RNA sequence: AGAGUUUGAUCCUGGCUCAGGAUGAACGCUAGCUACAGGCUUAACACAUGCAAGUCGAGGGGCAGCAUGAAAUCAGCUUGCUGAUUUUGAUGGCGACCGGCGCACGGGUGAGUAACGCGUAUCCGACCUGCCCCGUACUCAUGGAUAGCCUUGCGAAAGCAAGGGUAAUACAUGAUGUUGUCAUUGUUCUGCAUGGGAUGAUGACCAAAGGUUUACCGGUACGGGAUGGGGAUGCGUAACAUUAGGUAGUAGGCGGGGUAACGGCCCACCUAGCCGACGAUGUUUAGGGGUUCUGAGAGGAAGGUCCCCCACACUGGAACUGAGACACGGUCCAGACUCCUACGGGAGGCAGCAGUGAGGAAUAUUGGUCAAUGGUCGAGAGACUGAACCAGCCAAGUAGCGUGCAGGAUGACGGCCCUCCGGGUUGUAAACUGCUUUUAGUUGGGAAUAAAGUUCGGGACGUGUCCCGUUUUGUAUGUACCAUCAGAAAAAGGACCGGCUAAUUCCGUGCCAGCAGCCGCGGUAAUACGGAAGGUCCAGGCGUUAUCCGGAUUUAUUGGGUUUAAAGGGAGCGUAGGCGGAUUAUUAAGUCAGCUGUGAAAGUUUGCGGCUCAACCGUAAAAUUGCAGUUGAUACUGAUAGUCUUGAGUGCACACAGGGAUGCUGGAAUUCGUGGUGUAGCGGUGAAAUGCUUAGAUAUCACGAAGAACUCCGAUCGCGAAGGCAGGUGUCCGGGGUGCAACUGACGCUGAGGCUCGAAAGUGCGGGUAUCAAACAGGAUUAGAUACCCUGGUAGUCCGCACAGUAAACGAUGAACACUCGCAGUUUGCGAUAUACAGUAAGCUGCUUAGCGAAAGCGUUAAGUGUUCCACCUGGGGAGUACGCCGGCAACGGUGAAACUCAAAGGAAUUGACGGGGGCCCGCACAAGCGGAGGAACAUGUGGUUUAAUUCGAUGAUACGCGAGGAACCUUACCCGGGCUUGAACUGCUGAGGAAUGAGUCAGAGACGGCUCAGCCGCAAGGUCUCAGUGGAGGUGCUGCAUGGUUGUCGUCAGCUCGUGCCGUGAGGUGUCGGCUUAAGUGCCAUAACGAGCGCAACCCUUCUCCUCGUUUGCCAUCAGGUAAUGCUGGGCACUCCGGGGACACUGCCAUCGUAAGAUGUGAGGAAGGUGGGGAUGACGUCAAAUCAGCACGGCCCUUACGUCCGGGGCUACACACGUGUUACAAUGGGAGGUACAGAGGGUCGCUACCCGGUGACGGGACGCUAAUCCUCAAAACCUUUCUCAGUUCGGACUGGAGUCUGCAACCCGACUCCACGAAGCUGGAUUCGCUAGUAAUCGCGCAUCAGCCAUGGCGCGGUGAAUACGUUCCCGGGCCUUGUACACACCGCCCGUCAAGCCAUGAAAGCCGGGGGCGCCUGAAGGCCGUGACCGCGAGGGUCGGUCUAGGGUGAAACCGGUGAUUGGGGCUAAGUCGUAACAAGGUAGCCGUACCGGAAGGUGCGGCUG
Repeated sequence: AGAGUUUGAUCCUGGCUCAGGAUGAACGCUAGCUACAGGCUUAACACAUGCAAGUCGAGGGGCAGCAUGAAAUCAGCUUGCUGAUUUUGAUGGCGACCGGCGCACGGGUGAGUAACGCGUAUCCGACCUGCCCCGUACUCAUGGAUAGCCUUGCGAAAGCAAGGGUAAUACAUGAUGUUGUCAUUGUUCUGCAUGGGAUGAUGACCAAAGGUUUACCGGUACGGGAUGGGGAUGCGUAACAUUAGGUAGUAGGCGGGGUAACGGCCCACCUAGCCGACGAUGUUUAGGGGUUCUGAGAGGAAGGUCCCCCACACUGGAACUGAGACACGGUCCAGACUCCUACGGGAGGCAGCAGUGAGGAAUAUUGGUCAAUGGUCGAGAGACUGAACCAGCCAAGUAGCGUGCAGGAUGACGGCCCUCCGGGUUGUAAACUGCUUUUAGUUGGGAAUAAAGUUCGGGACGUGUCCCGUUUUGUAUGUACCAUCAGAAAAAGGACCGGCUAAUUCCGUGCCAGCAGCCGCGGUAAUACGGAAGGUCCAGGCGUUAUCCGGAUUUAUUGGGUUUAAAGGGAGCGUAGGCGGAUUAUUAAGUCAGCUGUGAAAGUUUGCGGCUCAACCGUAAAAUUGCAGUUGAUACUGAUAGUCUUGAGUGCACACAGGGAUGCUGGAAUUCGUGGUGUAGCGGUGAAAUGCUUAGAUAUCACGAAGAACUCCGAUCGCGAAGGCAGGUGUCCGGGGUGCAACUGACGCUGAGGCUCGAAAGUGCGGGUAUCAAACAGGAUUAGAUACCCUGGUAGUCCGCACAGUAAACGAUGAACACUCGCAGUUUGCGAUAUACAGUAAGCUGCUUAGCGAAAGCGUUAAGUGUUCCACCUGGGGAGUACGCCGGCAACGGUGAAACUCAAAGGAAUUGACGGGGGCCCGCACAAGCGGAGGAACAUGUGGUUUAAUUCGAUGAUACGCGAGGAACCUUACCCGGGCUUGAACUGCUGAGGAAUGAGUCAGAGACGGCUCAGCCGCAAGGUCUCAGUGGAGGUGCUGCAUGGUUGUCGUCAGCUCGUGCCGUGAGGUGUCGGCUUAAGUGCCAUAACGAGCGCAACCCUUCUCCUCGUUUGCCAUCAGGUAAUGCUGGGCACUCCGGGGACACUGCCAUCGUAAGAUGUGAGGAAGGUGGGGAUGACGUCAAAUCAGCACGGCCCUUACGUCCGGGGCUACACACGUGUUACAAUGGGAGGUACAGAGGGUCGCUACCCGGUGACGGGACGCUAAUCCUCAAAACCUUUCUCAGUUCGGACUGGAGUCUGCAACCCGACUCCACGAAGCUGGAUUCGCUAGUAAUCGCGCAUCAGCCAUGGCGCGGUGAAUACGUUCCCGGGCCUUGUACACACCGCCCGUCAAGCCAUGAAAGCCGGGGGCGCCUGAAGGCCGUGACCGCGAGGGUCGGUCUAGGGUGAAACCGGUGAUUGGGGCUAAGUCGUAACAAGGUAGCCGUACCGGAAGGUGCGGCUG
């Protein structure tokens, strides 16, 4: 110090999450020791038991109990000893009692309290203070009671009553009274005010206690001090305004009462005030501070332990005593609860220490000691002390220590580890060798803490203090610490390993089980689940959970924003408030500086020191940023006084120009009415219909009526605060601007509340109603059409008065002032004669510099640079909703949450993709044509069905005559059955053997098995084969979504990229865009780009023309020979052909157009003309496209079977559907006869001439040919003839019979031949396919596979040989540019609302229940106060009774808060439900805002507004 997460990617906004620290914690796993600190956060819930406050005999009477003494009696007996009993307060002491002091401290808790409670500072001239200290003065004389005790009585008890006698430092009376207090009255000093101090005089009033003992302790009055307390004030100290008004002792005064003291603290009377937006009152929450945690700090959060203050003591009230209480372990009363009871009455208060129950995730021992520190009492010894000091339990925290150290490689063994099988890793780890012994264990020694006080003795002086000696006192503790002994011995775990975040592999699982802080993992190769191995981080702990701060500049003072992300109020006026021009003087409030006081200690920081170190502790310093006082300074702000003119305002003049209110007025249009002319339609639409019309419409003419709106001018214009404002004219009122020159003298800016204005729609009342037009009705459209379109049509639209108060009320940009480059247009004024022009002032508009901004953009009219004031924002949804309040006639408006839920929502820009957006262009894409498919029969493939099996794959285009270029067996992968298990094939090793192999025979469906015969090579090493064993095998089993390779498609479309540079924060862009051109990103021009690569083109093959070379198997022009005939022969290589090499074509030439590239031409020339035709050639990529069954290959699976051999069957099934084909439906034809012309291939297990037989398939002979030599070699065409439009002399399916051939074998299941049979079909619906020239169409020929063939398929070859293209509007596909986008799995996208289902939280609701508070009335304990004739007392006084106040109780009517609630409302979430398609593209009717009406729903329509 940052990181992850919105996107395909980017920048920004913005939330969520993480890494850090902390805790009085809890939970999980684990656990050796020590020190220090800590330990009911919940029920201020209830408490058994024990202890926590007593002490003084030197205040007192006494003497129950104990001890001692004395006396008496008795016993034992050694006549003075022991024991027992009794008496005796005589002594030590002392239960209970009277009395004194203490019990108001210490200890606990945080319920209440939002307050002078706390903190800080100041004040008391308005106060008190026991014990303690100092000072002054005293301490005289008496009296009567009472408890204890005794007697009696009542009661279960607690306890009480009566009588008798008695003491005091208890109580009371009298005296004195220095002082003191009060009253009256002098003198003097002094303060900020009421006042205060000192000192006189007179009068009134008030004291005392003794004790032990010889010296002290007490007692009384007064003054002072110290300590502790009481009171007052300034400032600070929570939330909510959905709490805005509160208050009758309330605010003040006079006079009293009361108090230690001031005061409405209380009372009588008088006045009517007082508090509050600077937040009163109310409600909710909460002890406050020192401090603690965090943070760089400012802050934020917390207030446990320790210290200070406050409050409380079962709940509520009250007083008494006292120096002090309205009293935790006191009293009285009331209430609730618990306990005892003899039912009549009584007792109690752990929020003291332990402990118990309960609650809870959760928090300890019914321990020891007063040794120390401290407290109370006491003269003291001492007593008491759950304060305190110690110990016990608990990893609950912090700190320290240990669990060993060194060496040791064959890098050992082992591993449920990994592996590329070589090894790696665990790992110097272990074993082994040497060393050490902290801690734990054994054995022994062993502190300090005791300073001091006490007892006794002594000494000094200041006579109550100090000193010396001696004696005694230690809980913790036999602890800390030290030493001894043995031995590596007794001592390591937890979490994590996808990214953030350090650390990875294997196995299992298979969207299951599970994980998860966020993003997210898991659907068969999971570094994310579970286990293992290894690793990482911490370590006596490690993780999880909870909470706080941080990161978060994510509430922003430091330190944020508001055009579009959340956010500027619809606009103005203006109150409070905030801020404010120039200058002079004074002051010193703010401000600054010095000093003083305070800011407790602890804590924090730093220095030093003590526990072996550290934590911890001690000591010193700093800090404590604060408050107050005081002394100075005076620039700025403020205050006071004065001056000024530039801000602001007023006046005058000129001219420009509009707005509002109210009258008058104008023409055109519309509709209606009347009359005329006139006749069949009008109107409306994409097309129609509803509607109007022969009762005369529409059209047209004339006249009349009504209401509303103002054409042209008119504009990017003008004006106004905004909303908004438009025919003309009169009147009234206001504003801004310019010019002039005078006046006032800061009068200003902003503006919470407040007031006013405020489009459209809407509301009320009254008018008006021509048009238009929500609702509504009808007609269309449609699957539907509550819409878009059409015909009608009511509120409304208009006016007056009144309400309402909202809009995309927008520049989505608050107001004011100042400053900061320019250019251009325009409106108005000024100057000049001026319509050019330039200047100036105020507006309106466009572009731009700097700068700003996330960018788009803004840019003197700022979104720049500054100042002032106001308003508003803080993730999305829920929601501008609910509840409450305010306003409104209503509609509704204003204010305005939460539960719950998500990890995003969003802005700008980028690249794509898409659009029922636009522009340009291409393609047999359409159009123009030719021929087909779809109908029939058959062939073939597929689906489906069937089956033991009908093996598998291919499935829109891009599967379906496809893999298969040959399924009768084989193939074959499928099914049934029979066999084999190192196996059918291949191979390593070991062992045995000699054959291998051939022939025959038997059983069997065969594989195979049985038997017989023959039978190794090599000199050797060995080879080869068989058998046995073993390691491999084998798999057409799965995964094409693990892969290689190959292939299809977009598409032979013209695209796809890179380097450097430049632009941009960036994704990216530029280049590759633009203009022209091309088949082409082909080229030219232009150009922040310049170049390059893969594609295009060319290079390659073939075809077309020519030249040259070569010559047999080809050819034959010339020469010769020969035949029935033929290049048959000699010969030749001219021609053709063959095959080597070359030429040709390049827009080269001409003309026109064009800058050029290039285009055009019945151009020339040429065999060929504009890439001549065809082929091969397929960029980056897309479709998780196809293929594990062609091959290869990772992983998984099978191993007497999912391997392998054999026989048979199946892949050939058949209600049906589809694709691709063949043959046809006939006369451009069929049949018959005759006559011609190819190319490219193939051939020895072959092609076969020729001859013979057969109707024929074919059979029997047989020449040639391993091929330019031999063989195979056309059909359409043409000629002649027949058929004459018919289911035919068309068509040939199907069927019967007879055959041929191949082959072990044609039954399932071959082809061919002959004879006979002779089906459907007469040109094919919607729809759809191919083709632009040697093409379509048509005709035959060949080849591969192959024994044969289901071939009508595939691949090739030639023969004959057309028609049409105006053109690019439309359909399909594609390319480029641009635009919009809420899409990016990319429109087969995204997405809205109702309804249905489940779950969740929440609002309303008749009511029901509960709570706290207030008010009225009734009652009213204890207690204080006031009053009081009878009673008591000598008296003081007491008692009684009455009054007043009050806790509590009862009751009544309201308000508030919470819970629950049949039913009901919307909301959120959920895998694939239903209905539509509202939004995003012109989203198919542009969308959205306000309002009104309507509709299953999204929504539709009207009116006005906005452009997002």
Molecule: small-subunit ribosomal RNA
Organism: Alloprevotella sp.